The RNA shown here (Lysine riboswitch aptamer) has 175 nucleotides and comes from a mouse gut metagenome. Of the family's consensus pairs, 98% are formed in the model.

RNA sequence: GGUAGAGGUGCGACUUUAAUGAGUAGCGGCCGGGUAGAUCGCCAUGGAUUGCCCGAGCCGGCCGCGAAAGGGAAAGCCGCCGAAGGGAAGCGCCGCAGGCAGGCGCUGGCCCUGGGUGCAGCGUCGAACAGGCCUGCAACUGUCAUCAUUAGGUUUUUAGUGAUGGGGAGCUAUC
Numbered sequence: 001g002g003u004a005g006a007g008g009u010g011c012g013a014c015u016u017u018a019a020u021g022a023g024u025a026g027c028g029g030c031c032g033g034g035u036a037g038a039u040c041g042c043c044a045u046g047g048a049u050u051g052c053c054c055g056a057g058c059c060g061g062c063c064g065c066g067a068a069a070g071g072g073a074a075a076g077c078c079g080c081c082g083a084a085g086g087g088a089a090g091c092g093c094c095g096c097a098g099g100c101a102g103g104c105g106c107u108g109g110c111c112c113u114g115g116g117u118g119c120a121g122c123g124u125c126g127a128a129c130a131g132g133c134c135u136g137c138a139a140c141u142g143u144c145a146u147c148a149u150u151a152g153g154u155u156u157u158u159a160g161u162g163a164u165g166g167g168g169a170g171c172u173a174u175c
Stems, first nucleotide, its partner, number of pairs: 001175005008081001010080003014076004026065008037050004041100003045097002084113004089107006114141002117138005123133003143166010
């Protein structure tokens, strides 16, 4: 360097189903108030559309119709064990043009995390007390190193138990 494996409530993608989202957003109608401006995520500028005594946008109430996405659960199937997740950077796309913010996709060991669980905290995404991300703690688990001990065996060595420490660019087997 190549190949094959192990950790287990193991990781991720896709599809389907039923919920949640929500009687919400939105659309339509009626009544009342109130104004000369208003709409296109925010900013001011430009552009387009539209309203001004038949009064829009806005505020309040009532009636009718009425979603969707993301996220979560179950099942199936596929790819796997840096599986994968996150951060920063770069590139591309989105909504009228510009700037900002946001969202989506791609890149590479640039940086962090062995793994899942539970608890706590701040912040963030979110409808949510679900879930994810970040930080810290706790035991558990897997692996390697060292030490101690027990058993087999023949010095060595194999296996079990315990303690301490480390981390996946690792560990085991093999060429």
Rfam family: Lysine riboswitch aptamer. Rfam links the family to the GO term lysine biosynthetic process. Rfam's curators write: Riboswitches are metabolite binding domains within certain messenger RNAs that serve as precision sensors for their corresponding targets. Allosteric rearrangement of mRNA structure is mediated by ligand binding, and this results in modulation of gene expression. This family includes riboswitches that sense lysine in a number of genes involved in lysine metabolism, including lysC.